[in-house]
RNA sequence: AAGUGAAAAAGGCAAACCAUGGGAAACCAUGAGACGCAAAGCCAAGGGCCUGUACCACAUUUUAUCUUGUGGAUGGCAGCCGGUUACCACA
Numbered sequence: 001a002a003g004u005g006a007a008a009a010a011g012g013c014a015a016a017c018c019a020u021g022g023g024a025a026a027c028c029a030u031g032a033g034a035c036g037c038a039a040a041g042c043c044a045a046g047g048g049c050c051u052g053u054a055c056c057a058c059a060u061u062u063u064a065u066c067u068u069g070u071g072g073a074u075g076g077c078a079g080c081c082g083g084u085u086a087c088c089a090c091a
Stems, first nucleotide, its partner, number of pairs: 003090003012037002018031005035079001041084003046081002048077003055072005
């Protein structure tokens, strides 16, 4: 150094539920709270998953707007895989 996370120390993060706010939604922020986590730090330009009442395209309808239908990430998830950087200990 690669590797490993049994024991230890210093610490760290924070699921669900709830409250307030934002959003069309998925979901997000803050507070509160701990199910868990050795990367539950960071990356959404790779794969995957979620949303599609906002927006876009096409069709429908209409003088036009509207309506209805179909499709679509430009939206979201890093606590799914992946990529990347790193503390402590062991070695």